Model confidence (mean pLDDT): 77 of 100. Predicted 3D model of a 103-nucleotide RNA (SAM riboswitch aptamer (S box leader)).
RNA sequence: CCGUUAUCACGAAAGGCCGAGGGAAUAGACCCGACGAAGCCUUGGCAACCCUUAUCUUUAAGAAGGUGCUACGUUCUACCUGAAUUUUCAGGACAGAUAACUC
Numbered sequence: 001c002c003g004u005u006a007u008c009a010c011g012a013a014a015g016g017c018c019g020a021g022g023g024a025a026u027a028g029a030c031c032c033g034a035c036g037a038a039g040c041c042u043u044g045g046c047a048a049c050c051c052u053u054a055u056c057u058u059u060a061a062g063a064a065g066g067u068g069c070u071a072c073g074u075u076c077u078a079c080c081u082g083a084a085u086u087u088u089c090a091g092g093a094c095a096g097a098u099a100a101c102u103c
Base pairs, nucleotide, nucleotide: 003101004100005099006098007097008096013043014042015041016040017039021032022031023030026078027077028076029075044070045069046068049066050065051062052061053060054059074095079092080091081090082089083088
């Protein structure tokens, strides 16, 4: 990098460096940002995919380790379906993110 499966609910921030962008990509909208964006480092925290223990095969507890995350929020729209009836609501697809496995 390709593919398969599962989830995308909730939750959890301080300090330092740096200095203009950021919310995945395209377009539009909306929002955040010099009262400091993104990125990097330190310390903490959240969660429970892998994991550990018990049970004994599907549940309970945990957090040493591998990841991940730590604004709203996978921000909304775009493609399809339904409802309402003219711009809203609901569901899905696509795309994306994370984990485990695989080539």